């Protein structure tokens, strides 16, 4: 100095351009002598920044930053 991949809930992911989801943790209730475990049921998100393209963008594109990687 160059190329690749990545970036969405507290943690690990998912999402094929049209109202953002799952598990896991959390908060409630049921169960329970208590408590785990099992069941219901609810909170919780500037989808890394800027801009572009479109009627519409977590999605495509452009540059920016953060991570992880390989070439030299």
């Nucleotide at each position: 100095g160059g190329a690749g991949c990545u970036a969405u809930a507290g943690c690990u992911c998912a999402g094929u351009g049209g109202u953002a989801g799952a598990g896991c943790a959390u908060u409630c209730g049921a169960c329970u002598g208590c408590a785990g475990a099992u069941c219901g049921a609810g909170a919780g998100g500037u989808c890394c920044u800027g801009g572009g393209u479109u009627c519409a963008a977590c999605u495509c594109c452009c540059a920016g930053u953060g991570g992880c990687u390989c070439c030299u």